[in-house]
Model confidence (mean pLDDT): 76 of 100. Two RNAs folded together computationally: RNase P RNA and transfer RNA, 460 nucleotides in total. Rfam match: Bacterial RNase P class A. The family's RNA type in Rfam is ribozyme.

RNA sequence: AGACGGCCGGACGGCCGCUGAUCCGCCCCGGCGGGUUGGAGGAAAGUCCGGGCUCCACGGAAAGACGGUGCCGGCUAACUGCCGGCGGGGGCGACCCCAGGGACAGUGCCACAGAAAACAAACCGCCGGCGUCGAGCGAUCGCCGCGGGCAAGGGUGAAACGGGGCGGCAAGAGCGCACCGCGCCGCCGGCAACGGCGGCGGCAGGGCAAACCCCACCGGGAGCAAGACCGAAUAGGGGCGGCAAGCGGGCGCUUCGGCGACCGCGAGGGGUUCCCGCCCCGCCGCCCGGGUUGGUCGCUUAAGGCGCGCCGCGAGGCGCGUCGCAGAGGAAUGGCCGUCCCGUCCCUCGCGAGAGGGGCGGACAGAACCCGGCUUACAGGCCGUCU
RNA sequence: GCCGGAGUAGCUCAGCUGGUAGAGCAGCUGAUUUGUAAUCAGCUGGUCGGGGGUUCGAUUCCCUUCUCCGGCU
Numbered sequence: 001a002g003a004c005g006g007c008c009g010g011a012c013g014g015c016c017g018c019u020g021a022u023c024c025g026c027c028c029c030g031g032c033g034g035g036u037u038g039g040a041g042g043a044a045a046g047u048c049c050g051g052g053c054u055c056c057a058c059g060g061a062a063a064g065a066c067g068g069u070g071c072c073g074g075c076u077a078a079c080u081g082c083c084g085g086c087g088g089g090g091g092c093g094a095c096c097c098c099a100g101g102g103a104c105a106g107u108g109c110c111a112c113a114g115a116a117a118a119c120a121a122a123c124c125g126c127c128g129g130c131g132u133c134g135a136g137c138g139a140u141c142g143c144c145g146c147g148g149g150c151a152a153g154g155g156u157g158a159a160a161c162g163g164g165g166c167g168g169c170a171a172g173a174g175c176g177c178a179c180c181g182c183g184c185c186g187c188c189g190g191c192a193a194c195g196g197c198g199g200c201g202g203c204a205g206g207g208c209a210a211a212c213c214c215c216a217c218c219g220g221g222a223g224c225a226a227g228a229c230c231g232a233a234u235a236g237g238g239g240c241g242g243c244a245a246g247c248g249g250g251c252g253c254u255u256c257g258g259c260g261a262c263c264g265c266g267a268g269g270g271g272u273u274c275c276c277g278c279c280c281c282g283c284c285g286c287c288c289g290g291g292u293u294g295g296u297c298g299c300u301u302a303a304g305g306c307g308c309g310c311c312g313c314g315a316g317g318c319g320c321g322u323c324g325c326a327g328a329g330g331a332a333u334g335g336c337c338g339u340c341c342c343g344u345c346c347c348u349c350g351c352g353a354g355a356g357g358g359g360c361g362g363a364c365a366g367a368a369c370c371c372g373g374c375u376u377a378c379a380g381g382c383c384g385u386c387u
Numbered sequence: 388g389c390c391g392g393a394g395u396a397g398c399u400c401a402g403c404u405g406g407u408a409g410a411g412c413a414g415c416u417g418a419u420u421u422g423u424a425a426u427c428a429g430c431u432g433g434u435c436g437g438g439g440g441u442u443c444g445a446u447u448c449c450c451u452u453c454u455c456c457g458g459c460u
Stems, first nucleotide, its partner, number of pairs: 001387008010340007018039010041364001045375002048373005053223004066219005071085005086100001087098004101214002106212002108208003123154002125150003129146003133142003162180002165177003181203001182201008227297004237288007246265004251260003268281005304323008341362009388459007397412004406443001414430005436452005
């Protein structure tokens, strides 16, 4: 100067507050006062994944559709997570990064440029053949035209049908050869991905699947505002019953408590032309059901924390011991002071190392059913290993 | 708390089976008019919210993040 991993994320004391639980006291029975004890995080965040839990759906299961994942092995309740390997890429190195199956199952795309972007093809060019013309004594050379061979070189492009080398050839070409790459086969090592060695093949078709797709595997949907229980007053809904009992008067009977008939008063509104009956609204009583505000549960003992031992390279697993550690509501965990700590600035003293004093700052952010991950934010600091 | 949706010019929106990003309004210049408006012609204006990845190439495909909007007791 860097690389990787782990940890902390102000400490102590005083005062005043907030909140859960529990105990005590007081009274007007609902509050008040007091004591004891507990009270945010590494990310509580984003809600990006996975599970627990709850309800709904479904005869079991499978297929299809849709979505996701994708080298191999392992861990885990599960995962798109983690660990260890393999392969590829980057870095001098410690180390870091990779959605890393299939492109002879099929379809599609590859703009511009370029001859050609993939059943092939040839712009410049290279090399023969034939013909006309020209130069030259000639060998031969040059221009042009016709018809061929080639793909080495140039050029285009992100990418050009193995790479560059030697031989070969008219020029060339895996045409031949060795090496490298690639494919196939065999042997060996490894659980496997894969690696090593040997042989054969002259090369056999570029890229894109975070394009459709194919293959393999996984996934039913919703979410604690899930869901369960209790439910006052008022107002709705449904059912049943009632709306003519009663009051007053005198008369008759009487067991002196009352009873009987009669008269008078009284008898909600509307529709069906009126009455009866029926229907609607209304009033009263009883019952049932839904359900708002609200209350209780779910609600924190859970894949729990810490320590030790054993197994494992590791993620992690097993065993033993120990601890009790927020669980309310739109929501508490805060504020002030003092001492100390860290960083920075200023002043004074001192040659200097340094000493003293003063000012400022100490982050990101806050549980809301719980847990395992990922990602993101974060002042400052500590430790270890390595280049 | 839970679940969805959208970010493109000053404003409102297109554009995505990947190939140099457009329209209307607004702005500026010119024409027309005595002048203005309207109209006509031309022009300017873009980190496609930010970052990373796949790809030769990303507004478009994938991941992550930020902001805004809506719904549910």